RNA sequence: GUUGCAUGAAAAGCGCCCGGGCUGAGGAGUGACGGAGAGAUUUUCCUCAGUUGACGCGGUGGGGGUUGGCGAACCAUUCGGCGGGUGCCCCCCGGUGUGAGGCCGCACCGAACACAGACCCUGAAAUCUGAUGGGUGACCGGCAGGACAAAGGGACUGUAGGCUCUGUA
Repeated sequence: GUUGCAUGAAAAGCGCCCGGGCUGAGGAGUGACGGAGAGAUUUUCCUCAGUUGACGCGGUGGGGGUUGGCGAACCAUUCGGCGGGUGCCCCCCGGUGUGAGGCCGCACCGAACACAGACCCUGAAAUCUGAUGGGUGACCGGCAGGACAAAGGGACUGUAGGCUCUGUA
C1' cells in the first nucleotide's frame, strides 16, 4: 500500500460516478513550415490515469402514493445518471379558527394551527475582493474583508356558516 472480516464514527442541495466536460501520459492520423530528414506547431481519434459533477435556510403524528420545499449565484454542466430524504397529495388519529358548548361544513396545524393586507424587527453561505498553501496540470484547501434572500417573529386592520341549544345584556 492492497484485499477480507469485525467494530466504531459520519447525512439530507445529502452520498456516489459507468455518460458528458476538462487535464496529463502513451499511441495512431491530419494541415501548413521544412530540399529530405529531424524538429516544433494546429487539429482528430484510441487507451490509461486524474479532475469536475448543489451555495446555504428549512424540515419527521400514522399509513399509502409521488418526477420532493424555500430562496442565492450563474458566460458556462448547480448538465446527466444511481441511491437516499423530514417535502407535496390522499386517507386516518388528535387539535386550531369560524365568539359558551354540540353536530355537520369550509380553511388550516402536528406543539403548531383560518384567509388577505400593510408596518416594524430579525435574517445565511457560496458567488465577489485580497493575500496564501498543495498539485506538471485540470483543479483542491484553509484565512481575512464587505455584502445581498426566502422563511421566521411582533403587534394592527379587514373578512369568514348552517342547525341545535344554553347563558348574558

Predicted 3D model of a 169-nucleotide RNA (glmS glucosamine-6-phosphate activated ribozyme aptamer) from Paenalicyclobacillus mengziensis. It matches the Rfam family "glmS glucosamine-6-phosphate activated ribozyme aptamer". About the family: This entry contains a glucosamine-6-phosphate activated ribozyme that is found in the mRNA for GlmS. GlmS is an enzyme that uses fructose-6-phosphate and glutamine to generate glucosamine-6-phosphate. The ribozyme catalyses self cleavage of the glmS mRNA that is thought to regulate GlmS activity.